A computed fold for a 379-nucleotide RNA from an Actinomycetota bacterium, annotated as Bacterial RNase P class A. The sequence was found by an Rfam model in a public genome assembly. Its mean pLDDT, the model's own confidence on a scale to 100, is 78. Taxonomically the source falls in Actinomycetota (Bacteria, Bacillati). Its Rfam family is "Bacterial RNase P class A". It is annotated as a ribozyme. Rfam describes the family as follows. Ribonuclease P (RNase P) is a ubiquitous endoribonuclease, found in archaea, bacteria and eukarya as well as chloroplasts and mitochondria.

Parts: sequence; structure tokens; C1' cells
RNA sequence: CGAGUCGGCCGGGUGAUCGCGGCGCGCAAGCGUCGAGGAAAGUCCGGACUCCACAGGGCACGGUGGUGGGUAACGCCCACCCGGGGUGACCCGCGGGACAGUGCCACAGAGAGCAGACCGCCUCGAGCGAUCGAGGUAAGGGUGAAAGGGCGGUGUAAGAGACCACCAGCGCGGCAGGUGACUGCCGUGGCUCGGCAAACCCCACCGGGAGCAAGGUCAAGAAGGUCGGUUCGCCGGCCGUAGUGGAUGGGCGGCCCGCUCACAAUCCACUGGUAGACCGCAUCAGGGUGCUGGCAACAGCACUCGCAGAUGGAUGAUCACCGAAUCGUCGCCGCCAGGCGACGAGGAACAGAAUCCGGCUUACAGGCCGACUCGUCCC
Repeated sequence: CGAGUCGGCCGGGUGAUCGCGGCGCGCAAGCGUCGAGGAAAGUCCGGACUCCACAGGGCACGGUGGUGGGUAACGCCCACCCGGGGUGACCCGCGGGACAGUGCCACAGAGAGCAGACCGCCUCGAGCGAUCGAGGUAAGGGUGAAAGGGCGGUGUAAGAGACCACCAGCGCGGCAGGUGACUGCCGUGGCUCGGCAAACCCCACCGGGAGCAAGGUCAAGAAGGUCGGUUCGCCGGCCGUAGUGGAUGGGCGGCCCGCUCACAAUCCACUGGUAGACCGCAUCAGGGUGCUGGCAACAGCACUCGCAGAUGGAUGAUCACCGAAUCGUCGCCGCCAGGCGACGAGGAACAGAAUCCGGCUUACAGGCCGACUCGUCCC
């Protein structure tokens, strides 16, 4: 210099004016202060919290699946093992069990699972002959993702782990290393065992259900509540106006009891809790810095910071200055891919909290930083 791998961070800035929401101060006017994200998103996992259920155990159902650690917990993270890819940095893996059982293996092919004769090869028989029939054979050909180890020899009619040596793989035993997954070495056995569990299934472990519209407090009752507009007169939208008992009232000729009617009105009491208001609800598995332990994830200690809280749902608008990408023109350099400079235009990606937290996944213009690898050249 070129080509790459991995990780971290930023993701428009400053000022002025007007406005919106929370909190504090103030009688008020107003003043002060705080006010979206790395994903606030998808709502896919795991928890906190709340209510309901619950002696214990089992079945069913769902989930997880190499080993060791981290964590409140996880399907997350870290380290390692095994398998695969890459020259390498590094990347990928839904990574328990296929001699417990059942099932499946498309197309092609003769045959797809206690193997299989289509061609070929060999033997026998028939035939003058081309050839045909019976049997043997998995060494050769062909099909396929996959055809019951590889290679050499013995053997044979031709062949075959039928037998032998070596190699590969599997099982068993031993030794050594490691917490472990596992690895290395030695011995030994039958000669070899197909794949799929993201098919049923088996094994081990985990899981009670619903979710902040959880849940709780106060509580209007033909009165209103709330939002928007307004010419300030009002207009419009939405929500709501429940139940029980008693007293007053009408009718049964009058009175008392009782029954009945209205169920409207007035008054009183009680119950529930709709509208509405409040709590939950913003101080926590919290952020930053330093030290210590650990390979790391992470943990401990000390100091320090206070950082949105709406609910008809705030977090915005205008102006000025600066400005990345991108585009155009001109100039210079060039190994003709492009690079650099000047001027002008241009004006910032994905997206926005709603109980909170830890993850994962997905979206993201552009920029910055760090570590490492390979190639070429120079010292």
C1' cells in the first nucleotide's frame, strides 16, 4: 500500500423566540428545573410485581438438550470440547438417544433395508447358429443423497472378510492428562453395523393460571363529568344517570291494619361501584469513575450522579448561523478504477416511551476508533 476478520462508539450541532407535559417555589402573574431510543419496534424468551388457585405425588400437555461457569432467571452471555468451512484472522452448528419399539427414505434405479441379478462375468443344459433357459456371483458397469468399509494378496468355475496383512471406523478393557465434555497411547473382539428423532417415541431437566385494561382506594346519581370549537351568547362530540328499604301521595265509601297503583316527584338511610379522581408509577437485579478477583461472561468494595412519566395520550414549531451524504462545474494527479482541491447546489438514516427490568430478533443514510489476519514492496 492492497484485500479482509472481529469488536466498540456516534448517529446532526449552537443560539434566539413562541408553545406542550411533569416536578418545585409563588396569592397570582410568573420563575426555576427535567423531558425518547439504540433499537422506545416485533411482543419471541426470561424475571420483578399483582390477583386467583395450591398438602404431597403422578398422568397429560408444553419447553429445553455437548461440558463447565455467569446470572434474579432464561431458549441469554462467557470459556472450552466435538463436527463442518476458510491459506489465515475467524465464521457456522435445533450438538442427548437410531442394538427399546414403530414408521419414513422423493426422483432415478432390477433392488432403499432381517438386501438386491438390469448389464456384465462364470458353470450347466438346449440349439447348426444368432441366441434361449436354469443356477452361481456384489469383483466390474449403470441408477441414486445413500447400494452392507478401503487397498493388496490367498482362494475360486467366476466370486465373496470365505481367509490373511495393513489402514479407517465401532464396541470392550487398561494406562495417562483434564472439574468435565473429551483427547492421546496400548491391548482386544466380531469382520463393518445406512440415514432421518425440525417423525412418533425413549431419557434427563424445567414449567400452576391470568396479566398494570394486573390489583387497590375514594366516589356523582336526571345532577353532571370530559374534550373540541366559539362571534363568549353558546354550539357540537363522547361517557353516565344503578339497586334495596323507609317516610310523604292516589285507589279499595271514611278511619286503622293490609293490599294495590304510579316506580315519576320530594326527603332519608344503606349497598354496590358506572362516569370520574387517586394510588400502583418512576430509587432501582440503576448509571458513571477507580481499585481488587477472574482467560472471560461477571462479581465485590469505595466514591459519585438523580436521569421522561402522558392517559382525548407532552417531548414541538419558526428564524439565524454552522453543517454530513449526494449532485454539478473547473483544475491537478493517476497504475485510467479513481483520488485530491476550489466553487456552487443540497440540507441528515431507521424510527418514537405507556408497569418496570434482563435478553434475543428485526430496521438503520453516513461517520469515527481499536485489535487482528493474509499478500506485495522497502529498511